The prediction has a mean pLDDT of 78. This is a predicted structure of a 106-nucleotide RNA (SAM riboswitch aptamer (S box leader)) from Deinococcus budaensis.
């Protein structure tokens, strides 16, 4: 770095350095921020994706721990932007096909 799949409406603190911007990119919002975010650091959590143990089972767990390995600890992936449908105005055409729990991107 590819590539394939599954989840994404829940869950999660304290103390110190920094010093103005941040919530993945990109637009619009909206919401956080000097009562110090955002980022780093120490220590703690959360959760249970792989790995491991341990029940169950001799095909078949949506199972227990929470040892190691990722992640993750504002707000529904913060809401939306491409597409199906509905409304409403234009305007152009009448032909199909996939999907709609979509798609694309994290």
């Nucleotide at each position: 770095c590819c590539c394939a799949u599954a989840u994404c409406c829940a869950g999660a603190g304290c103390g110190c350095c920094c010093g103005a911007g941040a919530g993945a990119c990109c637009u619009g919002g909206c919401u956080c921020g000097u009562u110090g975010a955002c980022g780093g650091c120490g220590c703690g959590g959360c959760a249970a994706c792989c790995g491991g143990a341990c029940c169950c089972c001799a095909u078949c767990g949506c199972g227990u721990c929470a040892c190691g390995g990722u992640g993750c600890c504002a707000a529904g992936g913060c809401c939306a932007g491409c597409c199906c449908g509905g409304c409403g105005c234009g305007g152009u055409g009448u032909c199909a096909a996939c999907g709609a729990u979509g798609a694309c991107c994290g």